[in-house]
């Protein structure tokens, strides 16, 4: 130095809810206030989910159209969904 990680100590971050703000919309943000996190710092590289869009084709139904589910693509949201990738505070085995 790296990789795991017991104690210790500095201190860190904020899950929901409340209000306010911004987006069509997931959702973000700002404030209170903690659910929890040893990476709950940072990156959408790779897959899930989410969400708006175009496109098939399906069931039903006299027929047509709507919706909801199906399956391809686009563009986005999620980093506290998982794997990665870089950075970091303690100091024993």
């Nucleotide at each position: 130095a790296u990789a795991u990680u017991a104690a210790u100590g500095u201190g860190c971050c904020a899950a929901g809810c409340a209000u306010g703000g911004u987006g069509u919309g997931a959702a973000c943000u700002a404030u209170g206030u903690a659910c929890g996190g040893a990476a709950a710092a940072c990156c959408u590289c790779a897959g899930g989910u989410c969400u708006u869009u175009g496109g098939a084709g399906u069931a039903a139904a006299u027929a047509a159209g709507a919706a909801u589910g199906u399956c391809c693509g686009a563009a986005g949201a999620u980093g506290g969904c998982u794997g990665g990738g870089u950075u970091g505070c303690a100091g024993a085995a």